c-di-GMP-I-GGC riboswitch aptamer, 75 nucleotides, folded computationally.
Of the family's consensus pairs, 95% are formed in the model.
Its mean pLDDT, the model's own confidence on a scale to 100, is 87.
It matches the Rfam family "c-di-GMP-I-GGC riboswitch aptamer". Gene Ontology term of the family: cyclic-di-GMP binding. The family has 40 seed sequences and 1,298 matches in Rfam 15.1.
RNA sequence: CACGAGAAAGGCACACCUACCGCAAGGUAGGGCCGCAAAGCCACGGGUCCCUCGGGGAUCGCCGGGUUGCCGCAA
Numbered sequence: 001c002a003c004g005a006g007a008a009a010g011g012c013a014c015a016c017c018u019a020c021c022g023c024a025a026g027g028u029a030g031g032g033c034c035g036c037a038a039a040g041c042c043a044c045g046g047g048u049c050c051c052u053c054g055g056g057g058a059u060c061g062c063c064g065g066g067u068u069g070c071c072g073c074a075a
Stems, first nucleotide, its partner, number of pairs: 003072002011036002016031006034061001040067003044064003047059005
């Protein structure tokens, strides 16, 4: 560099519930059994979705790419 163990420590948090924000997709905070080795961050390419259709918005837990990073059996 790469790889990922019914390893350890620590971390994240789908559905769903509550409150608030948004026309909506959805977001934020708290709870939270699905699950995640980048399920950290970035809308750069593709996809999907929303709209009050102005091309504007949502999704990085859809895939790819960029970038940063914890741990260390085996091959």